[in-house]
Context: one part of a larger RNA
RNA sequence: ACCGGUGAGUUAUUCUUAUCGUCAAGUCUAAGCUAUUACGUAGCGUAGGCGGAGUGAAAGCGUGCCUAAAGUGGGCAAUAGACGAUAGGAUUAGACCCGAAACCAGGUGAGCUAACCAUGAACAGGUUGAAUGUUUUCGAAAGAGAGCAAGAGGACCGAACCCGUGAUCGCAGCAAAGAUUUGGGAUGAUUUGUGGUUAGGGGCAAUAUGCCAAACGAACUUGGAGAUAGCUGGUUCUCCCCGAAAUAUAUCUAGGUAUAGCGGUUAGUUUUAAGACCAUGGGGUAGAGCACUGAAUGGUUGUCGGCUUCGCAAGAGGUCGUCGCCUAUCAAACUCCGAAUACAUGGUGGUACAACUAGCUAGUCAGUCGUGUCGGGCUAAGCUGAUGCGGCGAAAGGGAAACAUCCCAGACUCCCAUUUAAGGUCUCUAAAUCAUAACUUAGUUUACAAGGAAGUCACGAUCCAUAGACACCCAGGAAGUUGGCUUAGAAGCAGCCACCUUUUAAAGAACGCGUAACAGCGCACUGGCGGAUGGUUUGUGGCGCCGGAAAUUACGGAGGAUCAAGUUAUGUACCGAAAUUGGAGAAUCGAAAGAUUGGUAGGGGAGCGUUCUGACAGCGGUGAAGCCUAAACUGUAAGGUUUGGUGGAGUGGUCAGAAGUGAGAAUGCCGGU
Numbered sequence: 001a002c003c004g005g006u007g008a009g010u011u012a013u014u015c016u017u018a019u020c021g022u023c024a025a026g027u028c029u030a031a032g033c034u035a036u037u038a039c040g041u042a043g044c045g046u047a048g049g050c051g052g053a054g055u056g057a058a059a060g061c062g063u064g065c066c067u068a069a070a071g072u073g074g075g076c077a078a079u080a081g082a083c084g085a086u087a088g089g090a091u092u093a094g095a096c097c098c099g100a101a102a103c104c105a106g107g108u109g110a111g112c113u114a115a116c117c118a119u120g121a122a123c124a125g126g127u128u129g130a131a132u133g134u135u136u137u138c139g140a141a142a143g144a145g146a147g148c149a150a151g152a153g154g155a156c157c158g159a160a161c162c163c164g165u166g167a168u169c170g171c172a173g174c175a176a177a178g179a180u181u182u183g184g185g186a187u188g189a190u191u192u193g194u195g196g197u198u199a200g201g202g203g204c205a206a207u208a209u210g211c212c213a214a215a216c217g218a219a220c221u222u223g224g225a226g227a228u229a230g231c232u233g234g235u236u237c238u239c240c241c242c243g244a245a246a247u248a249u250a251u252c253u254a255g256g257u258a259u260a261g262c263g264g265u266u267a268g269u270u271u272u273a274a275g276a277c278c279a280u281g282g283g284g285u286a287g288a289g290c291a292c293u294g295a296a297u298g299g300u301u302g303u304c305g306g307c308u309u310c311g312c313a314a315g316a317g318g319u320c321g322u323c324g325c326c327u328a329u330c331a332a333a334c335u336c337c338g339a340a341u342a343c344a345u346g347g348u349g350g351u352a353c354a355a356c357u358a359g360c361u362a363g364u365c366a367g368u369c370g371u372g373u374c375g376g377g378c379u380a381a382g383c384u385g386a387u388g389c390g391g392c393g394a395a396a397g398g399g400a401a402a403c404a405u406c407c408c409a410g411a412c413u414c415c416c417a418u419u420u421a422a423g424g425u426c427u428c429u430a431a432a433u434c435a436u437a438a439c440u441u442a443g444u445u446u447a448c449a450a451g452g453a454a455g456u457c458a459c460g461a462u463c464c465a466u467a468g469a470c471a472c473c474c475a476g477g478a479a480g481u482u483g484g485c486u487u488a489g490a491a492g493c494a495g496c497c498a499c500c501u502u503u504u505a506a507a508g509a510a511c512g513c514g515u516a517a518c519a520g521c522g523c524a525c526u527g528g529c530g531g532a533u534g535g536u537u538u539g540u541g542g543c544g545c546c547g548g549a550a551a552u553u554a555c556g557g558a559g560g561a562u563c564a565a566g567u568u569a570u571g572u573a574c575c576g577a578a579a580u581u582g583g584a585g586a587a588u589c590g591a592a593a594g595a596u597u598g599g600u601a602g603g604g605g606a607g608c609g610u611u612c613u614g615a616c617a618g619c620g621g622u623g624a625a626g627c628c629u630a631a632a633c634u635g636u637a638a639g640g641u642u643u644g645g646u647g648g649a650g651u652g653g654u655c656a657g658a659a660g661u662g663a664g665a666a667u668g669c670c671g672g673u
Base pairs, nucleotide, nucleotide: 001673002672003671004670005669006668011093012092014090015089016088017087018086019085020084021083022082023081026050027049028048032044033043034042035041036040054061055060064076065075066074067073096234097233099231103224104223105222106221107220108219114198115197116196117195118194119193120192121191122190123188125157126156127155128153132149133148134147135146136145137144138143161185162184163183166181167180168179169178200216202212203211204210209218237607238606239605240604241603242602247260248259249258250257251256261364262363263361264360265359266358267357268356269355276348277347278346279345280344281343287337288335289334293331294330295329298326299325300324302323304321305320306319307318308317309316310315367392368391369390370389371388372387373386374385375384376383397408398407399406412585413584414583415582417581419579423575424574425573426559427558428557432572434571435570436569437568438567439566445561451546452545455543456542457541458540459539460538461537463535464534473528474527475526476525478502479501480500483497484496485495508523511522512521513520586597587596588595589594608662610659611658612657613656614655615654616653618651619650626646627645628644630643631642632641633640634639
């Protein structure tokens, strides 16, 4: 891991509701006793319970009582029950099942390990050479030096022995802590044998929360004990009907619970619902405003004041603030104002699986996305909160490549039938390589901003133009004059001032390049050439371009697509779903016509099967039960029947009754492989 078996709402008490039964103003026996059997049953038993009258604090009164001085007021009452069976719910019990860590009590442990007591044992070899003694030298002595002897030490090196520093191996191991190598101690606070002592709210501890028999912040074991678990997991057959919530309030409360809200079910009321229309209300939002509270701009020959400049002074100015006026503003916690909606109440109207009343009985209290209007946040978030609506949740089907929440659309079952929706119609891929008129050249389509650009199309405006425009080309572009000043120079062109006149078709006291200064080259301006389906400048719109560098090819689903298979507009066909229609069938509701039948939590209804019991009638060696990759028939399903094979002794049907009554999940339990 698989297979097989086993595995979870039970039983009792009391209360309550529904249905059924017996009796009924009554009803029922409990303990116990008797009889019979020895299994239960029948009879007795009326103690007592509940009901039959309530009300008041009570005395009490009584179909009434209380309240009050009083009531035509107000409160309570006046209505068939009792017992039993079955089912739902609650209570108390382990109370659907499994699951703690823990707590308490009684015991068992020091053969592991910690410390201690008693009594024994062990420590190769080598090194160092303390005290002390002695001999000798020196010294008056104390003493000092040298030699020899001696053999001290939690001394040194290093085996046994004890330990376990680093590394490597081992990691389902040789081993639930080992092996190899390396290393520390090795006469000592050394190591060790045997016997003994200390016990869990405790012991022992050169203290590490260490050790106390391979897991010790409190051992193990048995019991209290099925501790408790607002927590996690699991909870077994079928079909039919209805079908939620993720909110409010409260909570030592926030992942729990109670009441309300929303579901189911039973009975009743019978137009009372929602939406719509009309009317009437309160409000302080949107907006607006500055009258208050604050914020905030400019002005002022106004008022009052501070500082300051000039002035001998008078006075004149600068600047800052207060108040007044004028001007333009801002506000969730500002308002002189003030909607639309919404909300509430009443009326009209509205007839359904609506609404309401009473009883019984659930689940829900983590929501989520889209969209409208808002608060918070960064007018961030697949963010967070409010409110309205729609979905998902609890909703399958078609579309969006894939995709709970978007678009279309709500699946009773069957059909190789119909028409459509969203969305599509070159191929993958069902259906237009459809029609008409345009645009786009960027593969834009097939991601993105500010900003940028003789992209291109359309529509305007402007001025010029056959008296010849725009562009190219040819020619002219002059004279006074080198204007005056300045300057080394300044001649159109460093700079300052002026910017006239003439000749002209036209030509600036000069727009640019250039020179040291001149010169020189262009420009403006003019003529010629040429001949417009014109040109100059500018605006708006459509579609494109740049801006645009990232990590799988990876922002067309792919092939691929350019008078598109892209974009815009119009049109006609077609495809396309569990929608719609048609045919057949089932169930529920309904008198019928007909309507309805997605569904989690959850409620209700009806059944199937298993084991046992009773009654009745059966089957079975001429083959029961059980078993099989078996086959056929049958029922909407759980299932049922038959045939064949195997098997070899019991067993099913009908009607009732009783339950150890249905497994795929619980890191379930037991067994097998």
RNAcentral holds the full RNA, with entries from ENA. The part of an RNA shown here (large-subunit ribosomal RNA, domain II) has 673 nucleotides and comes from a Patescibacteria group bacterium. Taxonomically the source falls in Bacteria candidate phyla (Bacteria). Its Rfam family is "Bacterial large subunit ribosomal RNA".